[in-house]
Molecule: THF (Tetrahydrofolate) riboswitch aptamer
Parts: sequence; C1' cells; structure tokens
RNA sequence: GGUAGAGAAAGUGCCGGCGCGUUAAGUGUCCCAGGUGGGGAUUGAUACCUGGGAACGAAAAGCCAUCCGGUUUGCGGUGCCCGCACUGAAUCCGCUGCU
Repeated sequence: GGUAGAGAAAGUGCCGGCGCGUUAAGUGUCCCAGGUGGGGAUUGAUACCUGGGAACGAAAAGCCAUCCGGUUUGCGGUGCCCGCACUGAAUCCGCUGCU
C1' cells in the first nucleotide's frame, strides 16, 4: 500500500435482582425547545434523553393490625441494574486479521 473485520447512542427478547404506582405516577400518542450519539474528527437518516404543553387512559383481591399501617398474590405496553442473544450510521484517521 491492498483487503477483510470489530467497535455507538440505543432498541427487542429471555433470565435474575432491587424498587415505584394501584389515593394513577409511570408507560404509550402528538406538539415545542434543548441535548446525547463508534477510540478521535465531521456529518445526522434513524434512535434515545431532558424540560414544557395537549389529548387519551387502568385491576384489584386476601390476611394481620384495627389510629397510622404492615404483608401476600395480582395488575401496569411501570423504573433501574447484572448477564446472554439478536439488531443498530456514512466518510477519514486510529485498532485487529490476512497479504
């Protein structure tokens, strides 16, 4: 030098752990603003995060205590974390293999 490849924010599924709500927060949908995004740089389709706004919307039951409450089983397109699998950008440099 040539060539092949790995690596992102993050998403999905499964397993496990710790929580939250059930007095409705969260999740999901839409709008606005800002942001994150391979080891580095540029870019940003897509994805995600934060804040604000709008509409929609739910599954409770048992036991103990009988004032507060505690606990169990459920329920929620519920939050976070560990692990595994799959999916997930372009260009340049860097990295790895071969030559």